[in-house]
Context: one part of a larger RNA
RNA sequence: CCCGCGGAGGGACGGAAAGACCCCAUGAACCUUCACUGCAACUUGGCCCUGACACUCGGGAUUUAUUGCGUAGGAUAGGUGGGAGGCUUUGAACUUGGGUUUCUGGAUCCGAGGGAGCCAACCUUGAAAUACCACCCUGUAAAUUCUGGGUGUCUAACCUAGACCCGUUAUCCGGGUCAGGAACACGGUCUGGUGGGCACUUUGACUGGGGCGGUCGCCUCCCAAAAAGUAACGGAGGCGCGCGAAGGUCCCCUCAGCCUGAUUGGAAACCAGGCGUAGAGUGCAAUGGCAUAAGGGGGCUUGACUGCGAGACCGACAGGUCGAGCAGGUACGAAAGUAGGUCAUAGUGAUCCGGUGGUUCUGCAUGGAAGGGCCAUCGUUCAACGGAUAAAAGGUACUCUGGGGAUAACAGGCUUAUCUCCCCCAAGAGUUCACAUCGACGGGGAGGUUUGGCACCUUGAUGUCGGCUCAUCGCAUCCUUGGGCUGAAGUCGGUCCCAAGGGUUCGGCUGUUCGCCGAUUAAAGCGGUACGCGAGCUGGGUUCAGAACGUCGUGAGACAGUUCGGUCCCUAUCCUCCGUGGG
Numbered sequence: 001c002c003c004g005c006g007g008a009g010g011g012a013c014g015g016a017a018a019g020a021c022c023c024c025a026u027g028a029a030c031c032u033u034c035a036c037u038g039c040a041a042c043u044u045g046g047c048c049c050u051g052a053c054a055c056u057c058g059g060g061a062u063u064u065a066u067u068g069c070g071u072a073g074g075a076u077a078g079g080u081g082g083g084a085g086g087c088u089u090u091g092a093a094c095u096u097g098g099g100u101u102u103c104u105g106g107a108u109c110c111g112a113g114g115g116a117g118c119c120a121a122c123c124u125u126g127a128a129a130u131a132c133c134a135c136c137c138u139g140u141a142a143a144u145u146c147u148g149g150g151u152g153u154c155u156a157a158c159c160u161a162g163a164c165c166c167g168u169u170a171u172c173c174g175g176g177u178c179a180g181g182a183a184c185a186c187g188g189u190c191u192g193g194u195g196g197g198c199a200c201u202u203u204g205a206c207u208g209g210g211g212c213g214g215u216c217g218c219c220u221c222c223c224a225a226a227a228a229g230u231a232a233c234g235g236a237g238g239c240g241c242g243c244g245a246a247g248g249u250c251c252c253c254u255c256a257g258c259c260u261g262a263u264u265g266g267a268a269a270c271c272a273g274g275c276g277u278a279g280a281g282u283g284c285a286a287u288g289g290c291a292u293a294a295g296g297g298g299g300c301u302u303g304a305c306u307g308c309g310a311g312a313c314c315g316a317c318a319g320g321u322c323g324a325g326c327a328g329g330u331a332c333g334a335a336a337g338u339a340g341g342u343c344a345u346a347g348u349g350a351u352c353c354g355g356u357g358g359u360u361c362u363g364c365a366u367g368g369a370a371g372g373g374c375c376a377u378c379g380u381u382c383a384a385c386g387g388a389u390a391a392a393a394g395g396u397a398c399u400c401u402g403g404g405g406a407u408a409a410c411a412g413g414c415u416u417a418u419c420u421c422c423c424c425c426a427a428g429a430g431u432u433c434a435c436a437u438c439g440a441c442g443g444g445g446a447g448g449u450u451u452g453g454c455a456c457c458u459u460g461a462u463g464u465c466g467g468c469u470c471a472u473c474g475c476a477u478c479c480u481u482g483g484g485c486u487g488a489a490g491u492c493g494g495u496c497c498c499a500a501g502g503g504u505u506c507g508g509c510u511g512u513u514c515g516c517c518g519a520u521u522a523a524a525g526c527g528g529u530a531c532g533c534g535a536g537c538u539g540g541g542u543u544c545a546g547a548a549c550g551u552c553g554u555g556a557g558a559c560a561g562u563u564c565g566g567u568c569c570c571u572a573u574c575c576u577c578c579g580u581g582g583g
Stems, first nucleotide, its partner, number of pairs: 001583008010575003014570002022404004027400002029396004035201001037199003041194003045190004051154016068137001078136005085119003094113008158181003162178006204216003213233001217239006240385001241283001242342002247301007255279001257275005281290002284347001286345003305328004311322004317386001330339003353379007361372002411458001412456001413454003417451001419447006428438002465540001466538003470532001471529005478503003482497005505519005546564004550559003
């Protein structure tokens, strides 16, 4: 070196199972509820099934009778019209008894007595006599009629898992006779309510994984690299309007600040003179503008017009923006002219559906109308702001499917803020003396053991803490060997240098690593090895399904909170290693 045999399980990101964790899908399923929308069920009322009689309470109509009080006024004047007379032995005034009504003053009706009078235009009033007649209004009473509510009674609908008889040898069912209930109940239909009992669903995206938080449209600046444009959960701010003057036009004016002067008057009020390109002001953010002013004041006004629009700019589109000029009519100005809102850039919402006004449009045989169109305008924090529906929240550890290493948790990688160690400077401490020792404020590194950042292999699986077993390496050395300095007398130390040969304990508590404690020891080192090692073991912890507590949640359920319980598979092909045999 080649070929075997036995053995061990470090590697072949070994085998097995299209990862169950995580994220994604305009995926699914169950579950919940004060998510949405329905349905069953329950319930309310109307009508029908559904009839009789009586009493009672309402409503409408007709007839008759009656009722009516502000103030002034003989007083309780409903309205309007006619009207000069009307009522009365068919019983007036008056007296008395009773009823109704009432604003307590009366009005009105009936009975008895009584026996011949009573009332009206006059003065007051907006309106003149219920003296008399007619119509009508408000309220009331009676009668008739129509209709409704309530109560009671009835029986004939209807009901009876009451009794008996029959079909029939039948605890069903049906028929019959009684008895009980009764127009209720039951049922039908329409209707208001309740309604996770059940059903179909919804429950946004961005995101240095997801969730939590934040954001989502528009305007201004920076980023933006001197055209335009340009991203980030980059850095800063604003808007969701206002104004009939804060618009138009004509005419006029010039600011902020400072200096000097000047009664009260002061740092600062108003006044005078001077300097003053703009530092003021601009309705509101920022930017760009603006003194010829776009800033300030006054006069007159409504162009904050109607119909159009050559030609351009921006935008994927939708759409947004600028615009000379023409016609009509208008404001201001002597005129030339200017004016189709505002110094400009934010102050916003497509389509559908519907409302309102207008219209020489249409009009289902015709004429109309309804409806529609066209013009104008209104209703959206449709703010997730190019707006899925008119209408929508949650749980899943009981879970499932499709996918992803496009994306998290382990490990690795990169990085090294953090961490560990070292160094520079040297203020200072060290009685004196920076440097025996310690070393502020700062600076420079190394390492890759911590916590992170990134998301690069792995989601058709790289098993995760600790223990056990077995280790192997580094040295920034715990002990043992050698040495320098010492604030090293000795003993014991401190600190630094060389050094990895060997060594580096047993117990109590805890799942613990760690740590604390006990007893020893020369010492009881720190790290790497997929936080070495589960195809070597364990399975106490974490991290499925059961259950409980606390807390949170209406709930389903949830909790780097706790608690009890909870299946750890693999016969070794290759490499490697150990033992052994042959060539």